[in-house]
RNA sequence: GCCGGAAUGGCGAAAUUGGCAGACGCACGGGACUUAAAAUCCCGCGGGACUAAACAUCCCGUACCGGUUCGAUCCCGGUUUCCGGCA
Numbered sequence: 001g002c003c004g005g006a007a008u009g010g011c012g013a014a015a016u017u018g019g020c021a022g023a024c025g026c027a028c029g030g031g032a033c034u035u036a037a038a039a040u041c042c043c044g045c046g047g048g049a050c051u052a053a054a055c056a057u058c059c060c061g062u063a064c065c066g067g068u069u070c071g072a073u074c075c076c077g078g079u080u081u082c083c084g085g086c087a
Base pairs, nucleotide, nucleotide: 001086002085003084004083005082006081007080010026011025012024019070028044029043030042031041032040046060047059048058049057063079064078065077066076067075
């Protein structure tokens, strides 16, 4: 230099026919149980706007920048990093 693959919450990892993004697990927070704990069970768990604070609601978020589309994790172009192959 060329070719192929991968990048999704704090971590692992699903979703690929383009149609609710984050299922599921771990970690973490709150509660129940316990004399106390462990185990188990229940609830919560990306960011922002709004609010005194929160709930609700709305907006944004799949490595980064653009494009196609009513609609993009998914399709197209470019870039970055990592892995593999060829030279």
Molecule: transfer RNA
Organism: Clostridia bacterium